Transfer RNA from a Candidatus Brockarchaeota archaeon, 75 nucleotides, folded computationally.
It matches the Rfam family "tRNA". Rfam links the family to the GO term triplet codon-amino acid adaptor activity. By type it is a transfer RNA.
RNA sequence: GGGCCGGUAGCCUAGUAUGGUUAGGGCGUCUGUCUGAUAAGCAGAAGGUCGCCAGUUCAAAUCUGGCCCGGCCCA
Repeated sequence: GGGCCGGUAGCCUAGUAUGGUUAGGGCGUCUGUCUGAUAAGCAGAAGGUCGCCAGUUCAAAUCUGGCCCGGCCCA
């Protein structure tokens, strides 16, 4: 330098081929409950520029282009 894959909440991750109105799960965190107390359990809550910029579209996490970061392969 070229090709491919990936980037979504503090961490891990589904969804992306086929755009559709509110972006979901697990762990963790916080509050309450329970307990003599802690853990576990139960109830609830907070937490997201969907890597960045632009384009297409009535509508983009999803499609297109460029760029950044990580991984694998080739040179």

Lineage of the source: Archaea > Thermoproteati > Candidatus Brockarchaeota.